[in-house]
C1' cells in the first nucleotide's frame, strides 16, 4: 500500500411509510380501500386487491423447479433532458364479492439497503464594474 470484513456517526437509496407528541392517545403531510346519479359492464373459463413486478418461449414424463427474453420500474449525490453503465422485472391479500363515482365512511405510515460516469440547458450563489 492493496483486498475484504465488521462497528458507529453523518449523509444517501427503494418505499405512502415521514414529522411532531404523549402515559396512551391524538395531529399534519402523504398514501390505499369501500361507495350515488349518469356512463360503462357480463358474473366457475369464477372475480378483484396492493405492487414497476406483466406475458412469452424452452429444459423437465408431469408438477416442483430452472433458465432465455420481455411489458414495466430503479440508480448514477442540488434540478430537466440526453448518451452510457448496471440492477429489478417480486410477494402477498379478500374470500363468491366490490366498474367509474360527488357526498360519506374506512384503513396504513412498515420493511430492506449503500451508489456517486459524461454532455447539454435552465436556475441559484460569489466576486468585480
Nucleotide at each position: 500500500a492493496u483486498a475484504a470484513a465488521u462497528a458507529a456517526u453523518a449523509c444517501g437509496c427503494u418505499u405512502a411509510a415521514u414529522c411532531c407528541u404523549u402515559a396512551a392517545a391524538a395531529g399534519a403531510a402523504c398514501g390505499g380501500g369501500a361507495g350515488a346519479a349518469c356512463c360503462a359492464u357480463u358474473u366457475u373459463u369464477g372475480g378483484g386487491g396492493u405492487g414497476a413486478a406483466u406475458c412469452a418461449c424452452g429444459a423437465u414424463u408431469a408438477u416442483a423447479u430452472c433458465g432465455u427474453g420481455u411489458a414495466g420500474g430503479g440508480u448514477u449525490a442540488a434540478c430537466u433532458u440526453u448518451c452510457a453503465a448496471u440492477c429489478c422485472g417480486a410477494a402477498u391479500c379478500c374470500g363468491u364479492c366490490a366498474g367509474c363515482u360527488a357526498a360519506u365512511c374506512u384503513c396504513g405510515u412498515a420493511a430492506g439497503c449503500g451508489u456517486u460516469g459524461a454532455a447539454a440547458g435552465a436556475c441559484a450563489c460569489a466576486g468585480g464594474u